Background
The prediction has a mean pLDDT of 82. Predicted 3D model of a 69-nucleotide RNA (transfer RNA) from a marine eukaryotic metagenome. Its Rfam family is "tRNA".
RNA sequence: GCGAGGUAGCAAAGUGGUAAUGCGCUGGUCUGCAAAACCGGUAUUCGCGGGUUCGAUUCCCGCCCUCGC
Numbered sequence: 001g002c003g004a005g006g007u008a009g010c011a012a013a014g015u016g017g018u019a020a021u022g023c024g025c026u027g028g029u030c031u032g033c034a035a036a037a038c039c040g041g042u043a044u045u046c047g048c049g050g051g052u053u054c055g056a057u058u059c060c061c062g063c064c065c066u067c068g069c
Stems, first nucleotide, its partner, number of pairs: 001069006009023003017054001024042006047063005
């Protein structure tokens, strides 16, 4: 310098209209107790700052970090 990426505790989708899913954690139902199963909760700074837009995780610019060349 070029390319890919940074989203919850972890993994991971979404790519202009306010964020799925799995695991974990936690509350409940059930049970004599527990496990399993089922129901709920768990991201109001989507790496940070700015811009565009009625509206940005998404588009643009700069910066930081990770991986590859």

Record summary: The RNAcentral record of the sequence draws on MGnify.